The prediction has a mean pLDDT of 82. SAM riboswitch aptamer (S box leader) from Lacihabitans sp. CCS-44, 119 nucleotides, folded computationally. Taxonomically the source falls in Lacihabitans (Bacteria, Pseudomonadati, Bacteroidota, Cytophagales).
RNA sequence: GAUUUAUAAAGACGAGUGGAGAGAAUAGGCUCUUUGAAACUCGGGCAACCUGCGAUACUAUCGAAAAGGUGCCAAUACCUACCUAAGCGGCUCAAAGUGGCCUUUAGGACUUAUAAACC
Numbered sequence: 001g002a003u004u005u006a007u008a009a010a011g012a013c014g015a016g017u018g019g020a021g022a023g024a025a026u027a028g029g030c031u032c033u034u035u036g037a038a039a040c041u042c043g044g045g046c047a048a049c050c051u052g053c054g055a056u057a058c059u060a061u062c063g064a065a066a067a068g069g070u071g072c073c074a075a076u077a078c079c080u081a082c083c084u085a086a087g088c089g090g091c092u093c094a095a096a097g098u099g100g101c102c103u104u105u106a107g108g109a110c111u112u113a114u115a116a117a118c119c
């Protein structure tokens, strides 16, 4: 780095160095930030994927713990974009039916992140 599986609306901050950005990518928004961003370091914490422990209807499920391997500690993965269904509201075509656009809700896809396995 590729692939597969699982999870992603919960949770968790102080300081030092630093000095202008950050929130994955592209775009549109929105938010945080000199009352100090990113990054690095120390300490602290959250959580429970793997390991370890116990049980069971046994190779999976459940439970407790949090020593080890990771991860994480603004906002739903900050929101939206693509597809489907539904809703009333607005705009528009053309007076109606109907169509188109915006918008709301739900589901899905794509993408991303983390863990484990494997190449």
Stems, first nucleotide, its partner, number of pairs: 001119001003117006013043005021032003026081004044073003049069002053063004077111001082108006089102004